A computed fold for a 125-nucleotide RNA, annotated as FMN riboswitch aptamer (RFN element).

RNA sequence: AAAAUUCUUUGAGGCGGAGUGUAAGUCUCCACCGGUGGUUAAAGUCCACAAACGCCGCACCAAACGGCGCCGAUCUAGUGAAAUUCUAGUACCGACAGUAAUAGUCUGGAUAGGAAAGGAAUAGU
Numbered sequence: 001a002a003a004a005u006u007c008u009u010u011g012a013g014g015c016g017g018a019g020u021g022u023a024a025g026u027c028u029c030c031a032c033c034g035g036u037g038g039u040u041a042a043a044g045u046c047c048a049c050a051a052a053c054g055c056c057g058c059a060c061c062a063a064a065c066g067g068c069g070c071c072g073a074u075c076u077a078g079u080g081a082a083a084u085u086c087u088a089g090u091a092c093c094g095a096c097a098g099u100a101a102u103a104g105u106c107u108g109g110a111u112a113g114g115a116a117a118g119g120a121a122u123a124g125u
Base pairs, nucleotide, nucleotide: 004122005121006120007119008118009117010116016030017029018028019027031105032104033094034093035049036048037047038046044092045091053069054068055067056066057065075089076088077087078086096108097107098106
């Protein structure tokens, strides 16, 4: 120094104004938000991953774990060696359940889970 094992910490933001209405943080107009790794250069929209949900396996059920599935959305110009990542402009997207009314922003599962990042220890190389 790299890898392995164990332990540990961290690990998601956002409805403010107006309108309609019996009722809306859910509709309409404006506003606001953007997990993790990668990518010749910085990404909500590229490539992957995670959470949610479904199916299967683990001789019952459930969880966990493993496998499979599902899983949204951008273009144009400029600069440059290089950018769907920067700059300018323009557009778009956002699980499930709940609700006096349809939810990215409220409440809930969740004091959960988690990609991953940091730290420590261990023995050997």
The coordinates come from a structure-prediction model, not an experiment, and the mean pLDDT is 81. The sequence was found by an Rfam model in a public genome assembly.